[in-house]
RNA sequence: GCAGAUUUGAUCAUGGCUCAGAUUGAACGCUAGCGGCAUGCCUUACACAUGCAAGUUGAACGGCAACACGGGCCCUUGGCUUGGUGGCGAGUAGCGAACGGGUGAGUAAUACUUCAGAACAUGCCUCAAAGUGGGGAAUAGCUCGGCGAAAGUCGAAUUAAUGCCGCAUAAAAUUUGCCGUUAGGACAAAUGAAAGCAGGGGACUGGUAGAGCCUUGCGCUUUGAGAAUGACUGACGGCUGAUUAGCUAGUUGGUAGGGUAAAUGCUUACCAAGGCGAUGAUCGGUAGCUGGUCUGAGAGGACGGCCAGUCACACUGGGACUGAGACACGGCCCAGACUUCUACGGAAGGCAGCAGUGAGGAAUCUUGGACAAUGGGGGUAACCCUGAUCCAGCAAUGCCGCGUGUGCGAUGAAGGCCCUAGGGUUGUAAAGCACUUUUGUUCGGGAAGAAAGCUGGCGCAACUAAUAAUUGGGUCAGUAUGACUGUACUGAAAGAAUAAGCACCGGCUAACUACGUGCCAGCAGCCGCGGUAAUACGUAGGGUGCAAGCGUUAAUCGGAAUUACUGGGCGUAAAGAGUGUGUAGGUUGCUUGUUAAGACUAUGCGUUAAAGUCUAAGGCUCAACCUUAGGGUGCGAUAGUAACUGACAAGCUAGAGUCUGAAAGAGGAGGGUAGAAUUCUGUAUGUAGCAGUGAAAUGCGUAGAGAUACAGAGGAAUACCAAAGGCGAAGGCAGCCCUCUGGGUCAAUACUGACACUCAAGCACGAAAGCGUAGGGAGCAAACAGGAUUAGAUACCCUGGUAGUCUACGCCCUAAACGAUGUCGACUAAUUAUUGGAUCGGGAUUCUUUUCAGUAAUGUAGCUAACGCGUCAAGUCGACCGCCUGGGAACUACGACCGCAAGGUUAAAACUCAAAGGAAUUGACGGGGACCUGCACAAGCGGUGGAUGAUGUGGAUUAAUUCGAUGCAACACGAAGAACCUUACCUACCCUUGACAUGGUUGAAAUUCUGCUGAGAAGUGGAGGCACUCGAAAGAGAAUUAACACACAGGUGCUGCAUGGCUGUCGUCAGCUCGUGUCGUGAGAUGUUGGGUUAAGUCCCGCAACGAGCGCAACCCUUAUCUUUAAUUGAUUGCUAAAGUUCUAGCUACCUUAAAGAGACUGCCAACGACAAGUUGGAGGAAGGUGAGGAUGACGUCAAGUCCUCAUGGCCCUAAUGGGUAGGGCUUCACACGUCAUACAAUGACCAGAACAAAGAGUUGCCAACUCGCGAGAGGGAGCUAAUCUCACAAACCUGGUCCCAGUUCGGAUUGUACUCUGAAACUCGAGUGCAUGAAGUAGGAAUCGCUAGUAAUCGUGGAUCAGCAUGCCACGGUGAAUACGUUCUCAGGUCUUGUACACACCGCCCGUCACACCAUGGGAGUAAUUCUCGCCAGAAGUGAUCAGCCUAACCUUUUUAGGAAGGAGGGAAGUUACGAAGGCAAGGGUUAUGACUGGGGUGAAGUCGUAACAAGGUAAUGGGGUGAAGUCAUAACAAGGUAGUUUGAUCAUGGCUCAGAUUG
Repeated sequence: GCAGAUUUGAUCAUGGCUCAGAUUGAACGCUAGCGGCAUGCCUUACACAUGCAAGUUGAACGGCAACACGGGCCCUUGGCUUGGUGGCGAGUAGCGAACGGGUGAGUAAUACUUCAGAACAUGCCUCAAAGUGGGGAAUAGCUCGGCGAAAGUCGAAUUAAUGCCGCAUAAAAUUUGCCGUUAGGACAAAUGAAAGCAGGGGACUGGUAGAGCCUUGCGCUUUGAGAAUGACUGACGGCUGAUUAGCUAGUUGGUAGGGUAAAUGCUUACCAAGGCGAUGAUCGGUAGCUGGUCUGAGAGGACGGCCAGUCACACUGGGACUGAGACACGGCCCAGACUUCUACGGAAGGCAGCAGUGAGGAAUCUUGGACAAUGGGGGUAACCCUGAUCCAGCAAUGCCGCGUGUGCGAUGAAGGCCCUAGGGUUGUAAAGCACUUUUGUUCGGGAAGAAAGCUGGCGCAACUAAUAAUUGGGUCAGUAUGACUGUACUGAAAGAAUAAGCACCGGCUAACUACGUGCCAGCAGCCGCGGUAAUACGUAGGGUGCAAGCGUUAAUCGGAAUUACUGGGCGUAAAGAGUGUGUAGGUUGCUUGUUAAGACUAUGCGUUAAAGUCUAAGGCUCAACCUUAGGGUGCGAUAGUAACUGACAAGCUAGAGUCUGAAAGAGGAGGGUAGAAUUCUGUAUGUAGCAGUGAAAUGCGUAGAGAUACAGAGGAAUACCAAAGGCGAAGGCAGCCCUCUGGGUCAAUACUGACACUCAAGCACGAAAGCGUAGGGAGCAAACAGGAUUAGAUACCCUGGUAGUCUACGCCCUAAACGAUGUCGACUAAUUAUUGGAUCGGGAUUCUUUUCAGUAAUGUAGCUAACGCGUCAAGUCGACCGCCUGGGAACUACGACCGCAAGGUUAAAACUCAAAGGAAUUGACGGGGACCUGCACAAGCGGUGGAUGAUGUGGAUUAAUUCGAUGCAACACGAAGAACCUUACCUACCCUUGACAUGGUUGAAAUUCUGCUGAGAAGUGGAGGCACUCGAAAGAGAAUUAACACACAGGUGCUGCAUGGCUGUCGUCAGCUCGUGUCGUGAGAUGUUGGGUUAAGUCCCGCAACGAGCGCAACCCUUAUCUUUAAUUGAUUGCUAAAGUUCUAGCUACCUUAAAGAGACUGCCAACGACAAGUUGGAGGAAGGUGAGGAUGACGUCAAGUCCUCAUGGCCCUAAUGGGUAGGGCUUCACACGUCAUACAAUGACCAGAACAAAGAGUUGCCAACUCGCGAGAGGGAGCUAAUCUCACAAACCUGGUCCCAGUUCGGAUUGUACUCUGAAACUCGAGUGCAUGAAGUAGGAAUCGCUAGUAAUCGUGGAUCAGCAUGCCACGGUGAAUACGUUCUCAGGUCUUGUACACACCGCCCGUCACACCAUGGGAGUAAUUCUCGCCAGAAGUGAUCAGCCUAACCUUUUUAGGAAGGAGGGAAGUUACGAAGGCAAGGGUUAUGACUGGGGUGAAGUCGUAACAAGGUAAUGGGGUGAAGUCAUAACAAGGUAGUUUGAUCAUGGCUCAGAUUG
C1' cells in the first nucleotide's frame, strides 16, 4: 500500500490487453484579466551575414601619431613650434589570455562515483632564509628605399628596456664519483642566479635640477615550508547482446639502456613464455558520469534538461611550440571538405561565447540596458576591460497567488428547451433595490538594493636617522557612484464599472433529454455505438468536472504480485531436460580447540562538496520563492564479541561405503537347441469349385485348385504358464539349455570414518521409422497395380504386392520418450491385496503375528481453480538442477554446431488479434448408451400419387389479374359463399372541410313530388311545404340542411422486426418452478435423482431434505342404467263418456322431454408384489379400473401469424395514397403442386315395389293440400313466430326383375339444342331441367396419407353464409368391419447417463488448397553506402636522430692590417633517416539501404473445391517418423489413452470381439 472493465449462456481460476493517478525543457486545438518566482533548439556536433564576448600596465622601454593644458616664435579672428605637463596610437617588454562562457559528438573506461594510496609538479598568494655586484651584443619602433591588387614582405641606416647574453659570487639546488649491506654521509668534482622602478630625505660631491648616497615600498634571483591546485596508482560500484568463446607478441614478467615532473613496457635491446576468460575475456550495439529528478507504501523502475561537481570536445584529422599550467573555442603549422575576396599571381575564415540569420523540425526568445551590485584580468592606484554577471524584453512553458463582484430580490417575468398540454426546467439566475472597489484607468507621493572606495582630520602601531614618506588597524567629517526605475510600495477620484472558458455526460466514470441522420455521415482509451423511435454520431437545451485555463497527442513510473529480493509459478492453464553418469559450482552429520574472513556491537572517529529532499525557525502582505540551523541508511578506519557461517587442527558414528551369508528376477551380451503354426516344393487320393464381402468383383482353379495324407525346405515369432506379477536409469526385456556379466534386496556381526547430496559444460545410453555396406527374406506389408464403393474416391473394404520388418557392422538421436508429476533427504491417520526376504510364539506343512524392501486399491488430515493427490503426495519442510511469462507468426527465418542424406540442436523479429487456453456448471446436440410412450413402426382396412372434373397455390400472362398465408404448423387457408355491390386492383369521368366526427359565422324547417341533360356520379329547373320545445311577445333552444373560412376529417398507405389483443405449434406432451434448509469458492446442485408403479412429477418405499405453487387428475357439459318429481303441442296400452271403428274429450302407464338424485370407489374375492403403491384374474353390475366423447392447453419455444377484424406508437399522402360513379379485373392458361368429388363396375348399374332415423331451420321466411308441366318449375294459398305447421319422400338396406364382363344398360366429361329460376342485369361470369352427344378412365410408378370400435369404410339428412350459386365447411343419424405378435427398425416426444472445440445451441462449429486485394518479412544474380581488420605503396606538418658541404652578433683561443682576420664552442637553414595524418592498391569481415524474380506468413461481411477435426464427427482422435496426395489429409509401423458399447466376470483392470457407404447450411 491493494478495490474497476474486457474471454463465458452463466461460473471459478489462469492470462494478456485497456482505463482511472502523478509527472514533463513539451507540442497541438479552443480560450484568455493581473502579478510574483522559475524555465525556454530535446531535431542538423548543420551552415553562418553583422556587432560585441580579453585585455591591461607610461610606477618596465625607446618615444610622440591623435586630444587637452602650459610655454616659445611669427606677418596675431589665426598660424608655426615645443614631450614641458595631463596623457597616449602603433611598437618592444611584463602579466593575463590554460579562468570565465558553450556543447555532449566521442568515450563502457586514459571517463565517473565512493574509499584508500605513493613515486611527483606548481605562476600568482602566505611564512621563513640569503642575495640583488659588474659588463656586453643586438632588435622592433621611427627614417629612407624596393616588391605586391591585397594580405604582407625585403633591404639599408639608427635606438631603448624589468627584452637577450656572458663574468663574479652562493649552495640548503642538480648531476656524477666515493664510502656504507641498508638507511644514509659535515666526502670530492663538475654544472650553476638576478632587473630594475617609484616615493621621501638631511649631510657630502662644483651647481637650480638630476644622478650618486641613505631609506621606504614594489619588483627581480636562489632555497625551504605552507595553502590551494594539478598529475599518477589501486579497490568496490553503476547498460545490453553468447545467433560474439576464445583473446593477446610490447602481449605478461625479468635484466639493462633511454625517457618523464613523477611510479610503470612509457620506450628500446636481450631473456623467459607468460597474461586475460562462463564470477563472461574478445567482439558488436547503445551511452558522457555524478549530486540528483520523476514515480512508487517500500523495495525498485525510468531519467540525467535547469542548478552544482567532474570528464571530453571546439569545421574534420594529425602535430608540436610557448608557458607554472595547453598539445590551447575567439593561438600556430600541415592535410582535407566547405565558404569568401582577387588585378588569377595569390590571400582570408571557423558562433557547440551573447544576441541574431538560414536550414531542419510538432517545437524553443531580444541583433536590448549596465558594469550600480557579485566575481574575474591588468594596474601602486585612480581606473580600464568583462554578452561572466545583474537587469529589462518575448512566450499561460511550468509552479504559486489574486480577481472577474457582495447582500436582498418570486409574478418563480420574458426568451430558450422539454411536455402526459396540467406543467416542468433554465432559476435568485436576470431585471430591480442597496453596498463594496481588490484589479484596471486617471492624478499625486515614493523607497531599499550603496558602502567599500576617494579626499581630509584625529589617534595608535610598524618601518626609519626622521615628527617626512609609506603601510596596517581604529575613529570622525566630507564626497562620488542605481542599469533596473519614477520600479516595489502608497494616497486620492469616478465607477459594477475593465475581466470565463474548456472538456465531458452508454459502462468503467461524476453528469439526460429533444431534434437531425439512417451500417450513411461519423465516434471510439477498452468493451463497443450507427441498418427510421441512437442518453454512444451532429446540433440544441439541461447537467457534471476543472478553471485563466481546459482538452488532445507524445513520453516515464504507478496500478502490474504482469520478471515475484521484499513478492509468482511448472499433473491438466505457459512451464520437469527422454534417461543416467559426472567435472566446475552450490549445499553438507555429531563433539572439542584455535582464528577472526563473513556477521554483530560502539550516544564514539574520518569522510559522505554546496544545492536539493526531510525537520525546525525566519524574510518577501500569504504562497511559490529565498535565508539560517539541524539531521542524513553509503564507504573507510579503530576498538570489541565469538553463539552462528567460513578457515585450520584433533576426534566420533546415526549419513555413505566395504567384508560375510542367503534367496528372487522376461536385467545385459554371446552360443546352442525344441515344438506348434503359416508359406512353398514333391508325391498320392480326389473333383469343381475355392477365396472374398454389407453385397460383389478383381484373384486362384479342368495345364486338376481348394480339401485330405505323407515327406522335405526355409524364415520369423515363442500359445498355455501369465498376474493388478518380476527386472532394468530410461528406451525396454518372455520357449528351453550353456558361458560371461551389471544392479538391487534381506539377515547379522566386524571394519573405514563424512568418504555425502545435487549437478552448467562434458560423456554414455536412447522405441519406431529412416540412411550406408554385406547377408537374409516364411508371414505381414508403406509405395504401386487391379476390383469395388462413390457425385468424385488419388481413401476406408477386397485381391495381389516392393521397400521395410530379421542378422552383422556403422550412422541417425527424435516420440503423447507420459505418472503429461526432476533428483536426494526428513516428518505426517488408517484399511485391503500382492511380490521378494527375515521373524518370537502358536499351529503343524502351510496359516497366523511382527518387520525391511517393492507393486497396487480405498481413504483421514492437509493441499488444489476445480478435477483430483493423499507415507509411492500434487501434504509439511530442507538442498541442488532444469524450465515458464498472452495468442498467432513459430517445434519458423537467418547464423552457428552436428549429420552421408533425411534432418536434428540452439532460436528471433516485423506484422497481427483482444483474446487464446484450464477445470467445472446448465442446456442443446450425437449416423453414443439404457428405459419408456405415441396409428410412430409392425398387423390390418380404405385411400392419395395415374383419369375427368371441382377448388386452392406457384409460375406465366395482363391495364388490373387487389392483399395476406409459404416445411410439419401455407395451398376447399383469411373467404360461413367475387355477375353489380362486396372490392381493397385497373381504365375513364367527377368532388375537395370532403362519404363520416366536433367546433365558428350566415341562411333555410326538414321530409316530399316532378321535368330536362348525362354511361352514371352529378348538374340544372319546377311544384309543394312553414313544423317541434320554452316564452305574452321579442326571441332563445334542439334536430335537419345549404353556403363560407379554418382547425381538421379520411387512408384495406408502410412497418406484425415498435406494439396490445387474438391465434397457431411443440402438446393434453408431463412437465415447469418456488420458500426454507443442506452441499459447493462459484455458476449451480439437492428437492425433481434411486427401487417399483402409473395415462400422468400418478402413487408407494427409500433418501439432506421438508414443504408449497402452476400443470396431471377431479370439479363442468354430452352420452350409457335406474329412481323421484313434472308435463303439452309429444307418447297411445288400458279404462271411461258419447251412437262411437277412426276421430274427439277425460283419466293414466310406457316412451319421450327436463329438473333433481342414485350409481363405479380397485369397494369385494384370489394370486402376484416388499405386509406398500399397484398389477392380473374373477364375482356382482347398465357400466370396471380415466366407462365413452367434449370443453379445459403449465413455464416457455418459433423476432411463428395477423397494422386487411379491432386497437395502437412512429413515418408517409392531403387538388390525393382521400371520396364518388360507370365499365373491366380478382373467373386469364403452355405448365407444376396440394386438397377433394366422380369413377373405372356384377359386394354392381338400371327399373319396379316396399321399410326404418337423428339433429336442425323457418315471417323480406318455411310453404301443405290441390291443379298444370316429362322435368327444372309455375299457379295456388291452408297452416306455422313452431315437441302443434312446413322444409321432409331419408338413403344405403330389403323384395322382385333386366343386364352378363363389354369401354358395356359401367363411366359421366365435353358439346349442341330447348328451357326453368334468382336478380336492374346471368356476354365476359350463376345454378338447375329435358332431349341429344357419350371423352378419359379397365384399379393407378417411385413415393405417400388416414384410422384401434359404434372406430374405419359406406349411406343419406340438416345448417351457417346466401337474391341466386356447395364436390367445401360445420353438424346429424343409418349400416357397420379387419387387425395389433410385438418395440428390431422409421418418425416424434419424455426420463437418466455419456462425449462435446456447440450456446444464434448440428440448419452448430470448423480445416486446407486455389482465385482477388493489401501489409510486413525470408531468399536472391547483384548494386550502393558505411564501418572494422590485415598486408603493401606513398609520406605533409612536426619531433627525435644524423649531418660531407653552407650560413652564423655576444663567449673562448690565437693573431695583429685590430670596429679586422683565423679557429673553436654554440646556433641556424638545407639534406638524409625513424615515427607519422589524410590518401592510394589489394583482400577479408560486420551493418544498413536497395534489387528482376521467388518462398512461406498475416489480414480482408457475403468467391471456388471438397468436408479433415469437434458426438463413436460417421475409418476414434493424437504425437514422432516414412511414403503417397492438388488440398483439408490418407495409409503403414511404433507409442500413449485425453476411447464408447457388448460379452466374459463377485468386482476393478487388462485382453479379445463388434460397427459397408451417405456431403453442405
This is a predicted structure of a 1561-nucleotide RNA (small-subunit ribosomal RNA) from Candidatus Tremblayella phenacoccinincola. It matches the Rfam family "Bacterial small subunit ribosomal RNA".